Model confidence (mean pLDDT): 87 of 100. A computed fold for an 85-nucleotide RNA from a Bacilli bacterium, annotated as c-di-GMP-I-GGC riboswitch aptamer.

RNA sequence: UUCGAAAAAGGCAAACUUAUCGAAAGAUAAGGACGCAAAAUUACAGACCUAAGGAAUUAAUUCUAUGGUGGCUGAGUUGCCGAAA
Numbered sequence: 001u002u003c004g005a006a007a008a009a010g011g012c013a014a015a016c017u018u019a020u021c022g023a024a025a026g027a028u029a030a031g032g033a034c035g036c037a038a039a040a041u042u043a044c045a046g047a048c049c050u051a052a053g054g055a056a057u058u059a060a061u062u063c064u065a066u067g068g069u070g071g072c073u074g075a076g077u078u079g080c081c082g083a084a085a
Base pairs, nucleotide, nucleotide: 001084002083003082004081011036012035016031017030018029019028020027021026034071040077041076042075044074045073046072047069048068049067053064054063055062056061
């Protein structure tokens, strides 16, 4: 540096439930484990979610991120064990 997750030491924690925050998406904490070799970290690019506010509309509704998702993909940074060079 690349590859792998058999072993060893470990780590994280989906859905769901409760409480709180939020307009919502969602987040935080506790419980709980579907899974994860980076499911560690960073919203830079893409993608996706929401639409309070704003715009259009007679209305239904539609558009819009300054909001969000890192367990959507890529990329940056860091890292245990083993194998190969």
It was read from a public genome assembly, where an Rfam model found it.